SAM riboswitch aptamer (S box leader) from Kocuria flava, 96 nucleotides, folded computationally.
C1' cells in the first nucleotide's frame, strides 16, 4: 500500500490505571457500560498465518500432511453482534 493470496459461525480474562461511552463507517436493530465498559499497563492464556523442530509422503533443494509451540506478528463478550449499504472493514502472508 485503490494492485494480489488465505482467513474471519471454533478457541483464549484476572489485576493496577483510567473515568463514559462502547461494539470500524452509515441506516435500522440488539447488546456491553458507573455492580466501571471501551481504552491502556501488566500477567496469564488461545491459535497456529511466518518462521523453527520433528516425523511421514512426493520429489530434488522444492512441494504436501501430522505433530511441537521456545521466536514474529495477531486474538482473548456476542458470526466481522444482526440486516441492508459501500471504493466495505480486520488480521496474516507477500510486493514496494
Nucleotide at each position: 500500500u485503490a494492485a494480489c493470496c488465505a482467513u474471519c459461525c471454533g478457541g483464549a480474562g484476572c489485576g493496577g490505571c483510567u473515568g463514559a461511552g462502547a461494539g470500524a463507517c452509515c441506516u435500522g436493530g440488539c447488546u456491553c457500560g458507573u455492580c466501571g465498559a471501551c481504552g491502556u499497563c501488566g500477567c496469564a492464556g488461545c491459535a497456529a498465518c511466518c518462521g523453527g523442530c520433528a516425523c511421514g509422503g512426493g520429489a530434488u533443494c522444492c512441494c504436501c500432511g501430522u505433530g511441537c509451540g521456545a521466536g514474529g506478528u495477531g486474538c482473548u463478550a456476542a458470526u466481522g453482534c444482526c440486516a441492508g449499504g459501500a471504493c466495505c472493514g480486520a488480521u496474516g502472508g507477500a510486493g514496494c

It matches the Rfam family "SAM riboswitch aptamer (S box leader)". Its family is annotated with regulation of gene expression in the Gene Ontology. The source organism's lineage runs through Bacteria, Actinomycetota, Actinomycetes, Micrococcaceae and Kocuria. RNAcentral holds the sequence, with entries from Rfam and Ribocentre. The prediction has a mean pLDDT of 83.